[in-house]
RNA sequence: UGAGUCGGCCGGGUGGCCGCGGCCCGGGAGCGACCGGGUCGAGGAAGGUCGGGGCUCCACAGGGCAGGGUGCUGGCUAGCGGCCAGUCGGGGCGACCUGCAGGAAAGUGCCACAGAAAACAGACCGCCGAUGGCUCCCAGAGCACAGGUAAGGGUGAAACGGUGCGGUAAGAGCGCACCAGCGCCCGGGGUGACCCGGGCGGCUCGGCAAACCCCACCCGGAGCAAGGCCGAACAGGGGAAGGGCGGCCCGUCCGGUGCCUCACCAGAGGCACGCUCCCCAGGUAGGCCGCAUAGAUGGAUGGCCACCGCGCCGCCCCCGGGCGACGUACAGAACCCCGCCUACAGGCCGACUCACCGU
Numbered sequence: 001u002g003a004g005u006c007g008g009c010c011g012g013g014u015g016g017c018c019g020c021g022g023c024c025c026g027g028g029a030g031c032g033a034c035c036g037g038g039u040c041g042a043g044g045a046a047g048g049u050c051g052g053g054g055c056u057c058c059a060c061a062g063g064g065c066a067g068g069g070u071g072c073u074g075g076c077u078a079g080c081g082g083c084c085a086g087u088c089g090g091g092g093c094g095a096c097c098u099g100c101a102g103g104a105a106a107g108u109g110c111c112a113c114a115g116a117a118a119a120c121a122g123a124c125c126g127c128c129g130a131u132g133g134c135u136c137c138c139a140g141a142g143c144a145c146a147g148g149u150a151a152g153g154g155u156g157a158a159a160c161g162g163u164g165c166g167g168u169a170a171g172a173g174c175g176c177a178c179c180a181g182c183g184c185c186c187g188g189g190g191u192g193a194c195c196c197g198g199g200c201g202g203c204u205c206g207g208c209a210a211a212c213c214c215c216a217c218c219c220g221g222a223g224c225a226a227g228g229c230c231g232a233a234c235a236g237g238g239g240a241a242g243g244g245c246g247g248c249c250c251g252u253c254c255g256g257u258g259c260c261u262c263a264c265c266a267g268a269g270g271c272a273c274g275c276u277c278c279c280c281a282g283g284u285a286g287g288c289c290g291c292a293u294a295g296a297u298g299g300a301u302g303g304c305c306a307c308c309g310c311g312c313c314g315c316c317c318c319c320g321g322g323c324g325a326c327g328u329a330c331a332g333a334a335c336c337c338c339g340c341c342u343a344c345a346g347g348c349c350g351a352c353u354c355a356c357c358g359u
Stems, first nucleotide, its partner, number of pairs: 001355010012308007020041008043330001047341002050339005055223004067219005072086005087101001088099004102214002107212002109208003124153002126149003131146002133143004161179006180204002182201008227289004237280003241276002245255003248251001256273007309328003313324005
């Protein structure tokens, strides 16, 4: 100098004019309308509403089943699917990034297409044919019938360890050496996940649990339109009082409707209601609280202008300035809090890595 990695932070300023919401003060005959003044008035994400909690109501003896969630280790936290540090796997030369990272040697299930065969394997081509069989010119040769073979070819994402030597009829962990994996044992380090070293066993055992399942831990439901208080008008419910209309046989009479009782029907009896006024209780409209040093009632926190700042581009003088043009994001509280995720013009600070050059 260039290219990068990680962490933290900022994300416009001043003035003028017009305007908005809450609260307070004064005027307004009054805690109203209105007028004047003062004061307060969005964010790092207020967003998505994904996780957890507070708060509220409902349900609930305890335990289990079902269902759901989480899933390496150790800490932190009120709690979380969060954060920090580490382990292991993957990526990067590196700083560093990244992973839904328990169990497949408990059980069940699945593994497309291709391929002969897809999981206590498998003979399509190939190889062999020692042994048995057949043929011949029979100390042998041939055939490839029985059969042997997973070394080679081919298919596939995956074919049941790799290389070499021995071995064999041909082969094969069949034997051996080394390497890789797995299991067991021992020693050392670490709180732990795990790591390092050594020995033994031919043990060589596919993948999928984001299939069922197993293991460990956790989990009641709904949400501020939660919920609490006050509470009309009109209609309806309950109670009580008083009256009005019509008829006649003029009275301690009768009536329309509904219900009940007696009754087969006809009919008879009883009770209540109507109109006015008063009282009581519940619900609704509405109001207040919940509710906050912004705050709610369909929802205020804004707009314009000027100057400055910042960034980028162009031109000029000339290596520091001047002029002009453009840009200055994402987004906006609604019960509160802790997290996560997502969006974002532009910029600042710190630590670190790699490459090249100079000393």
About this RNA:
The RNA shown here (Bacterial RNase P class A) has 359 nucleotides and comes from an Actinomycetota bacterium. It matches the Rfam family "Bacterial RNase P class A". By type it is a ribozyme. A source record names the gene rnpB. The coordinates come from a structure-prediction model, not an experiment, and the mean pLDDT is 76.